[in-house]
The prediction has a mean pLDDT of 85. A computed fold for a 326-nucleotide part of an RNA from Flavobacterium sp., annotated as large-subunit ribosomal RNA, domain IV. Taxonomically the source falls in Flavobacterium (Bacteria, Bacteroidota, Flavobacteriia, Flavobacteriales).

Context: one part of a larger RNA
RNA sequence: ACUUAUCGAAGGAACUCGGCAAAUUGACCCUGUAACAUUGGAGAAAGGGUGCCUGCCCGGAGUAAUCCGGGCAAGGUGUAACAGAAUAGGGGGUAACGGCUGUUUAACAAAAACACAGGAUUCUGCAAAAUUGUAAAAUCAAGUAUAGAAUCUGACACCUGCCCGGUGCUGUAAUAUAAAUGUUUGCAGUGACAGCUGCGGACAUAAGUAGCAGUAAACGGCGGCUGUAACUAUAACGGUCUUAAGGUAGCGAAAUUCCUUGUCGGGUAAGUUCCGACCUGCAUGAAUGGUGUAACGAUUGCCCUACUGUCUCCGGUAAGCGCUCA
Numbered sequence: 001a002c003u004u005a006u007c008g009a010a011g012g013a014a015c016u017c018g019g020c021a022a023a024u025u026g027a028c029c030c031u032g033u034a035a036c037a038u039u040g041g042a043g044a045a046a047g048g049g050u051g052c053c054u055g056c057c058c059g060g061a062g063u064a065a066u067c068c069g070g071g072c073a074a075g076g077u078g079u080a081a082c083a084g085a086a087u088a089g090g091g092g093g094u095a096a097c098g099g100c101u102g103u104u105u106a107a108c109a110a111a112a113a114c115a116c117a118g119g120a121u122u123c124u125g126c127a128a129a130a131u132u133g134u135a136a137a138a139u140c141a142a143g144u145a146u147a148g149a150a151u152c153u154g155a156c157a158c159c160u161g162c163c164c165g166g167u168g169c170u171g172u173a174a175u176a177u178a179a180a181u182g183u184u185u186g187c188a189g190u191g192a193c194a195g196c197u198g199c200g201g202a203c204a205u206a207a208g209u210a211g212c213a214g215u216a217a218a219c220g221g222c223g224g225c226u227g228u229a230a231c232u233a234u235a236a237c238g239g240u241c242u243u244a245a246g247g248u249a250g251c252g253a254a255a256u257u258c259c260u261u262g263u264c265g266g267g268u269a270a271g272u273u274c275c276g277a278c279c280u281g282c283a284u285g286a287a288u289g290g291u292g293u294a295a296c297g298a299u300u301g302c303c304c305u306a307c308u309g310u311c312u313c314c315g316g317u318a319a320g321c322g323c324u325c326a
Stems, first nucleotide, its partner, number of pairs: 002320007010312002014310001019307001027050005036041001038155001051077004055072007078082001090305007097297002102114002118153007130139003156292004161222003166219002168215005175210003181204010223241005250284001251281001262278005
């Protein structure tokens, strides 16, 4: 010097990306517990008690003496310290995300990712659909639409707007398109005839496609320009171009905001983060779900309190390791 412990004046997060690490708290009994709230949250928070001696009660064992366990009451008594060692939550507020318990990258990621109960759509009538296999056959299922399969969403509450032009999917009487094929017919070659060969014409004809319609909790999409109110500003209102329809309710500098450390307010002496607003949404928005939400979380941001060698600023001690000397 290092490792692992342990102690530390005054201060107490000034450390740092960040209280990382450490410290605080810790058991049982009693008192007492806010907002919100899906009655779970609650061990919220906050505060007090605990030794030993004396007395009594209850239960169990034992013939009994006595022993074990539990409890009650008030006196006494000693210490700096009585859950006397060890084991044994720090707490609170606020916001984001995900409802929750659960699952995951065996060996750098445990999460806001996956799953989930709940919601919705589509397919499937049983020799089911779907899946595997060339097939036989098998799973589904010794099931039968309150069943099975596929896809999306993701508790709960309030909701889920407009667009079917494009791409899908579903349906569709007639019509168009027409390969093989069929019917009929013309010409040519050849042949004694039957016929055969070649080149055409017309008509008929499946699915598909075209056409027509439906369908967005299917894939998806959801506008410009311009004028106008008696200060100014803004524009309820109007004009015009244009679309399949022009973004509704909500939310909004957001896990989304480039300009941006937007502006205002709060918290700080001082705040690119945080919280509350505003709306000028580069480029929010409704099951690719929208907005809220108690509870929960080894999740993430910010703040407060307690606590501390994280720090100001380092020091002591112990053991180990290393080094030097013997």